Model confidence (mean pLDDT): 84 of 100.
Predicted 3D model of a 72-nucleotide RNA (transfer RNA) from Anaeramoeba ignava.
NCBI's taxonomy places the organism under Eukaryota, Metamonada, Anaeramoebidae, Anaeramoeba.
The RNAcentral record of the sequence draws on ENA and Rfam.

RNA sequence: GGGUAGUUAGUUGAGUGGCACAACACCCGUUUAGCAUACGGGAGGCCAAGGGUUCGAUUCCCUUACUAUCCA
Numbered sequence: 001g002g003g004u005a006g007u008u009a010g011u012u013g014a015g016u017g018g019c020a021c022a023a024c025a026c027c028c029g030u031u032u033a034g035c036a037u038a039c040g041g042g043a044g045g046c047c048a049a050g051g052g053u054u055c056g057a058u059u060c061c062c063u064u065a066c067u068a069u070c071c072a
Base pairs, nucleotide, nucleotide: 001071002070003069004068005067006066007065010024011023012022013021018055026042027041028040029039030038048064049063050062051061052060
């Protein structure tokens, strides 16, 4: 330099055009003599950045940045 895959909550991941989800972690409550477990509830995301297509974009297209990997 060129190719491919990826970037979504604190962490790991799901989500093929119409409300952004799960698990763990965190906070509160119930249970316990107390802790853990279990159960119930809650908070936490301008979906890497910018632009385009569309009535509507996390999703499709383009550019950029970063990460991983392959080729030279």